[in-house]
Molecule: SAM riboswitch aptamer (S box leader)
Organism: Bacillus renqingensis
RNA sequence: UUCUUAUCAUGAGCGGUGGAGGGAACUGGCCCAAUGAUGCCCAGCAACCGGUUAAACACACGGUGCUACAUCCAGCAGGGCACUAGCUCUGGAAGAUAAGAA
Numbered sequence: 001u002u003c004u005u006a007u008c009a010u011g012a013g014c015g016g017u018g019g020a021g022g023g024a025a026c027u028g029g030c031c032c033a034a035u036g037a038u039g040c041c042c043a044g045c046a047a048c049c050g051g052u053u054a055a056a057c058a059c060a061c062g063g064u065g066c067u068a069c070a071u072c073c074a075g076c077a078g079g080g081c082a083c084u085a086g087c088u089c090u091g092g093a094a095g096a097u098a099a100g101a102a
Stems, first nucleotide, its partner, number of pairs: 001102008013042001015041003021032003026075004043067003047064004051059002071094001076091006
C1' cells in the first nucleotide's frame, strides 16, 4: 500500500506548552478559534486484540485507538411527505479504527 471482516448517535480536561488557522481531500453549507483553537505533553476514556479472572458488560496491565459538532451535514441511487424552497428514511461511495491476510 491492497484485500477481507467488524464497528462508527455511548464515553473522555475549567491542566501545561505553543501561537494560527482548524473540523481527512474537493464542492456547497454549518461550526470551532487571540476569552488561544488545531498540534504536542500530561491527564482521561474504553472501541478492537492480548492479559488477569470460573466468567464478565469488570480491571486500564501489554499492543493499537480515541477525547467539539452523528464519520459535523450534504454530494450518488431509491422510497415517503411537501411540491417554490425544503424535510425525512434506507442503501451506496469515500473515510476512520481494530483484527486477520497478501